[in-house]
Model confidence (mean pLDDT): 81 of 100.
This is a predicted structure of a 72-nucleotide RNA (transfer RNA) from a Candidatus Microgenomatia bacterium.
Rfam family: tRNA. Gene Ontology term of the family: triplet codon-amino acid adaptor activity.
The organism belongs to Candidatus Microgenomatia (nom. nud.), within Bacteria.
């Protein structure tokens, strides 16, 4: 330089064209003389940035920017 594979809640990750969702984690309560384990609610997302396509985009398509792998 090229090629390919990621970037979605604090964290690992789903969601492949029709309302963005799980487990830990943090708050709260509930159980206990306390703690831990358990069980429950509730909140956390400008879907890297910026355009296009579409009635509709986390998903199609272009350009950045960034991680990782691979060829030279």
């Nucleotide at each position: 330089g090229c090629c390919g594979a990621g970037g979605u809640a604090g964290c690992u990750c789903a969601a492949u064209g029709g309302a963005a969702g799980a487990g830990c984690a943090a708050u709260c309560c509930c159980u206990u003389c306390g703690u831990a384990a358990g069980g429950g609610a509730g909140a956390g997302g400008u879907u890297g940035a910026g355009g296009g396509u579409u009635c509709a985009a986390c998903u199609c398509c272009c350009u950045c920017c960034u991680u990782c792998g691979g060829c030279u």